[in-house]
Two RNAs folded together computationally: RNase P RNA and transfer RNA, 446 nucleotides in total. Model confidence (mean pLDDT): 77 of 100. It holds a member of the Rfam family "Bacterial RNase P class A". The family's RNA type in Rfam is ribozyme.

Formats: sequence, C1' cells, structure tokens
RNA sequence: GGAGUCGGCCGGACAGCCGCUGUUUCAUUUAGUUGAAGCGGAGGAAAGUCCGGGCUCCAGAGGGCAGGGUGCCAGGUAACGCCUGGGAGGCGAGAGCCUACGGAAAGUGCCGCAGAAAAUAUACCGCCUAAGUAUCCUUGCGGAUACCGGUAAGGGUGAAAUGGUGUGGUAAGAGCGCACCGCGCUUCUGGCAACAGACGUGGCAGGGUAAACCCCACCCGGAGCAAGACCAAAUAGAGGAAUAGUUACUCCUCGGAGUACGAAGUGCGGCCCGCACUAUUCCUGGGUAGGUUGCUUGAGGUAUGCGGUGACGCAUAUCCCAGAUGAAUGGCUGUCCACGACAGAACCCGGCUUACAGGCCGGCUCCCUCU
RNA sequence: UCCCUGGUAGCUCAAUGGUAGAGCAACCGGCUGUUAACCGGUAGGUUGCAGGUUCGAGACCUGCCCAGGGAGCCA
Repeated sequence: GGAGUCGGCCGGACAGCCGCUGUUUCAUUUAGUUGAAGCGGAGGAAAGUCCGGGCUCCAGAGGGCAGGGUGCCAGGUAACGCCUGGGAGGCGAGAGCCUACGGAAAGUGCCGCAGAAAAUAUACCGCCUAAGUAUCCUUGCGGAUACCGGUAAGGGUGAAAUGGUGUGGUAAGAGCGCACCGCGCUUCUGGCAACAGACGUGGCAGGGUAAACCCCACCCGGAGCAAGACCAAAUAGAGGAAUAGUUACUCCUCGGAGUACGAAGUGCGGCCCGCACUAUUCCUGGGUAGGUUGCUUGAGGUAUGCGGUGACGCAUAUCCCAGAUGAAUGGCUGUCCACGACAGAACCCGGCUUACAGGCCGGCUCCCUCU
Repeated sequence: UCCCUGGUAGCUCAAUGGUAGAGCAACCGGCUGUUAACCGGUAGGUUGCAGGUUCGAGACCUGCCCAGGGAGCCA
C1' cells in the first nucleotide's frame, strides 16, 4: 500500500424570526379561559407485529384430554425461540463464519421414472462347476453341454443397493481370516456437562425421510390500554327466540306416586370434570361517536469501583429525559460542510427480523514493497 | 389493537412431494363470396420474492412483499 474479517459509535452543524405541544410559576377568567416567563419535545430502527415479559380484567387461574411451541451442553435473565461461553459437524489459505444439532432398534406411512431388487431383501448381465444328476466326446487322464446349484468381486440402474482399502484365502467368491480406517459396546482417564482421549472387545447389526405422522424431554390458562376504572349524555329503555320440572304420559285416596325425556346459561373464547353465580345468551331494531383516569420514575440513563473468560451481576454517586388524541415535535432566512439515507412515538419494557446516503474509531488475518 | 384468507399463462381457476395443466383470450392455417361460429395447429410460466429441508418443492419450514376480509361501545 492492497484485499479481507470482527466489534463499537454517529445519523448534518450553528444563529435569527414565526409557529405547534406538554409542564412549572405568576397574573387573569364564569370556565385548564387567556397571557407572560422558564424548562422539556421522536428512532437506531419509533417499522414488521415475529417471540418473551410487565400491567389490567376474567376466579391470585384448579385436575385431565386435545392443541401449540422449543429441542447438543452449561450459564445469564423478569422471561424468551434472545444473549454469552463451550462441544460436535461443515465452509475458508487465514482472521473468522454457518448449523431446526433429541429419537429411524416403539409403531405407521412414503421413496415417481429407471432397475433383478427401494427393504422380511433379491439376482438382469457376469463369474464358478469343487460336490450331485443326466447326455455326449475320449483307449484313458480328462473335457463339453444342460439341470440342480454357488457367488455378490466386476458391469448395469438410480439421489440412495446392506461398511472402505489392501492382503491372504477360494471352484469362483464373500469379514471367510488378518492389517489399517470407519462403526457399535465395556472399562478407565479428563471435564459440572455436551464430549474428548486411551486400553480392550465385537466381524459389523436393521438404507433414506421425523421442516411425514409419531415417540421422548421441557414449557405454555384466556384476552388485550378500543385492557380496566370513574363522570356525563342519549333511546322505543322496544320486539322476537332459547334455557333451569312452570315438561310429557300413566295411576290415584286429588295430595301425591311412578315412568320417560331433560337438567340450562355465564365466568370458561377447543372439550370433559370441578368450582362460583342466577339470570344469561343470540337475532332484529334503537342510541352515543363526549370528558377524566390508566399515561409515563422505569427489569431507567450516566459515571466510578468490585466480581465474572463473557453474557451479566453488585455497590456508591448523580440525573429526570415526549406523552399527543384529527393526533404536537414544523416553516422561512443566513453561514458552513463530507450536501444529508431509511424513516415518525400512541400502555410500557427485553429481544429478533427487515430498511438505511454517508462518515468515524478499534482488534485481527493474508498478500506485496521498503527499511 | 387482535385475528383470518389468498398470490400459478393476458383473464378465471386446477394440480397425493414425482414432466405445471384446463377453459376463454392471442397468433397461424382451413372452411366461406366475406365475417362470425366451427375444424386443425402454435406460442405464452422467475408458480409474489429470498433462503432452507428433501434425491426431488407450486405444495413442507423460515423471513420479507402485496392484496382482500373480519371483531370490539351503550342498552
């Protein structure tokens, strides 16, 4: 100097004028009505609404089934499908990056075409005739053909064909024997664990698919700030349907008995049980389209110290940093620069994902050149 | 705020995980004096986009994009 990789940060600046919104103080008004001054006023993603929690109501949320989710190990956390560290596998020359990474020996399903065979294995071409049978040739040793067979080394099909390489062995072959590699199992060692290593042992067993059903382990009650609470206003405070024994039938001494059917609705929004309550639900019609609260001090920010490899935790000090509701955060002018991207809070947090002009800082790797 | 459905040829729709098709429309030819109808043929596809699982994806999984629809107050 070039190429790359990982992490962090910023997201036009300054000044003047005119506005918008919240709040504090003062003054003012019938009235949060008006005015003045002071202070605050979008983001790293406010987005998608994909996960997890807080908060609120339903019964401080129960038992079971169904359903959904997660899926190597350990830790962090309020919690998570997030994060950190580690293991295993894969990619890269390296820094480094990626991984839905439990179970196919519980069971079921599927594997088109091709191929002999796609899963209880099987044999198309090929290889072999040692053994058995038959026929033929040969003086004979022996040879040939067919049958019965053996084999899975080789060819061929396929995405995938029942461990791989070598050697011995054999009629030809084959884990049939052996060596190495791979795989399973026992024991030991290290590690909290995932797992790794070593020794021994088993000739080796049943291909793939679980982002097919499923099995195993763990987790999950439902709804959402239009939750919920209060005040005010309005109505035809309307009509219909459904439900609890105010049921049906029989008997009779008319008060009951028996039989049959039913045993609801809401909470509870998949179903059953269980609990609580007594009115509730649905349809049609009608009315309202207001205000207050919830609302922003919070798993909060910043700094320092300590613990931890780290995510993070603890302690101390300090700060208050949007709260709108037709919905504010803007417009104009001037100066400067690198000429400004994606994009606008709506109950609040923690993540993930997606979008993004340009700029800054740091760690590390590889290549080239010079000293 | 919460929830549901869908995206395949120009249009309307199909398609057990196994070569993406049908009808209409378009184009060419035939029939006819001509047109329509009819007959024969032809072309036309990033299955919304990007990844993944699988031997193989329109379908299964994940993330985006787009379109359509539904629910809520009082009584």